[in-house]
Context: one part of a larger RNA
RNA sequence: GGACGAACGCUGGCGGCAUGCCUAACACAUGCAAGUCGAACGGAUACCGAAAGGUAUUAGUGGCGAACGGGUGAGUAACACGUGAACAAUCUGCCUUCUGCUAUGGGAUAACACCUGGAAACGGGUGCUAAUACCGUAUAUGACCACGCCGGGGCAUCCCGGAGGGGUGAAAGCGUUUAAAGCGGCAGGAGAUGAGUUCGCGUCCAAUUAGUUAGUUGGCGGGAUAAAGGCCCACCAAGACUUCGAUUGGUAGCCGGCUUGAGAGAGCGAACGGCCACACUGGAACUGAGACACGGUCCAGACUCCUACGGGAGGCAGCAGUGGGGAAUAUUGGGCAAUGGAGGAAACUCUUACCCAGCAAUGCCGCGUGAGUGAAUGAAGGUCUUCGGAUUGUAAAGCUCUUUAAUCGGGGACGAAGAAAUGACGGUACCCGAGGAAUAAGCCCCGGCUAACUAUGUGCCAGCAGCCGCGGUAAUACAUAGGGGGCGAGCGUUGUCC
Numbered sequence: 001g002g003a004c005g006a007a008c009g010c011u012g013g014c015g016g017c018a019u020g021c022c023u024a025a026c027a028c029a030u031g032c033a034a035g036u037c038g039a040a041c042g043g044a045u046a047c048c049g050a051a052a053g054g055u056a057u058u059a060g061u062g063g064c065g066a067a068c069g070g071g072u073g074a075g076u077a078a079c080a081c082g083u084g085a086a087c088a089a090u091c092u093g094c095c096u097u098c099u100g101c102u103a104u105g106g107g108a109u110a111a112c113a114c115c116u117g118g119a120a121a122c123g124g125g126u127g128c129u130a131a132u133a134c135c136g137u138a139u140a141u142g143a144c145c146a147c148g149c150c151g152g153g154g155c156a157u158c159c160c161g162g163a164g165g166g167g168u169g170a171a172a173g174c175g176u177u178u179a180a181a182g183c184g185g186c187a188g189g190a191g192a193u194g195a196g197u198u199c200g201c202g203u204c205c206a207a208u209u210a211g212u213u214a215g216u217u218g219g220c221g222g223g224a225u226a227a228a229g230g231c232c233c234a235c236c237a238a239g240a241c242u243u244c245g246a247u248u249g250g251u252a253g254c255c256g257g258c259u260u261g262a263g264a265g266a267g268c269g270a271a272c273g274g275c276c277a278c279a280c281u282g283g284a285a286c287u288g289a290g291a292c293a294c295g296g297u298c299c300a301g302a303c304u305c306c307u308a309c310g311g312g313a314g315g316c317a318g319c320a321g322u323g324g325g326g327a328a329u330a331u332u333g334g335g336c337a338a339u340g341g342a343g344g345a346a347a348c349u350c351u352u353a354c355c356c357a358g359c360a361a362u363g364c365c366g367c368g369u370g371a372g373u374g375a376a377u378g379a380a381g382g383u384c385u386u387c388g389g390a391u392u393g394u395a396a397a398g399c400u401c402u403u404u405a406a407u408c409g410g411g412g413a414c415g416a417a418g419a420a421a422u423g424a425c426g427g428u429a430c431c432c433g434a435g436g437a438a439u440a441a442g443c444c445c446c447g448g449c450u451a452a453c454u455a456u457g458u459g460c461c462a463g464c465a466g467c468c469g470c471g472g473u474a475a476u477a478c479a480u481a482g483g484g485g486g487c488g489a490g491c492g493u494u495g496u497c498c
Stems, first nucleotide, its partner, number of pairs: 001498004006494005013367006019360002021325001026323003030320003035064003040061002043058006071278003081202007090195002095191008103137004112127006143168003147164001149162005173183002204250003211241003216238004221233003253275004257268004280301005303314004331357001333356003339353001340351004370401004381392004405439001407434005415425001442487005447468003453482005463470002
């Protein structure tokens, strides 16, 4: 000198764009943050209707979603991450595409009714009923299994293609004015996307950490898994790692990047983007295409709450907000109008994702606080003075103008994709008009480094100070004043990095 998610002191006019718990991964009141589908299903309620039936709503069964999106950085020195490869060792809902099929039966169960336990949370029994819920039977494309055959290929186990007989494995309907269109269902192939696994290389400090290791290292056989593998198990062998730093301890999420620097490098990893890990602490599985699952389940623990003392309920590292900690960090706001997501045939519903607004000079950028002239033969006042004057100083007043921003009045968007309708922001931005210099300047410094000097007070006191050092009676170094210098809605100080 530059930089900052900064803080503190003094000061503070406006706008745009960003950013805003770095500390206690401390504890959390309250509200909201994941639902949706009646075109899967039977009911119930309300309304209409003479009835058949229709319309609306939705507690339950069922489907899809809830594994995304959002938060945090505790743990992790590791194939976690980055980069480059591999899977002949793998899976992949929804989506795209291709081929074929969608036949025929059955028994339940919630809702509901009745009875009943419990303070509650939540149940129990009996009876009835539906389905795209559940279970049989049939059919079966080389999808799977065993068998042998043919052709081709490779990378060891093997892989690809073809035909054969045998065995195993499927489905669901809804819709409709009649019909359909359409939306679905099942099996299989391909793609896309996403995920899993393995390997090469890279990835902090300490040797005042030198030895470490028994499922340990390898083999054979098996189990488990979507999948190779001590991943797990039985048996066998005695190996495996290490001064090219094993092990142990400390610290730490990693990267794209950010800051600085001419570069080499050094430091950092806020915001934005990718990956990982976590969800009160520890453990476990269930469901599912996908979780070992932030707003799911179970067990244990700590804590908080309710209780009729028998037993129950909870998890903000989602968005707001509260207490606490701290030098320190915001609103319990508006809207689904846009973008995107979930469900739905759609209308639409939900969406604290998101878009906006609010607060904060926290940062960057832009603008303003007036312009010209002028007692100038230099007003008054202040300060200094050698008492002549000098300086403040064109500065003020006065005169002539201007009106950005602010204020008031009028008009008024783009963002909306469209034939039309649909805007939270917002009567905002922007445009026009009105009046009046009106409403808007401070902070630090002036001994040298370092731009800027005098007077008074004080008298090694009070104080200053980044370093050198000032102050003990003429202090340009303390304090005040005048003057001056620097930056300017900021200016200084502190902290950290280069």

The part of an RNA shown here (small-subunit ribosomal RNA, 5' domain) has 498 nucleotides and comes from an uncultured bacterium.
Rfam family: Bacterial small subunit ribosomal RNA.
The RNAcentral record of the full RNA draws on Greengenes.
The prediction has a mean pLDDT of 86.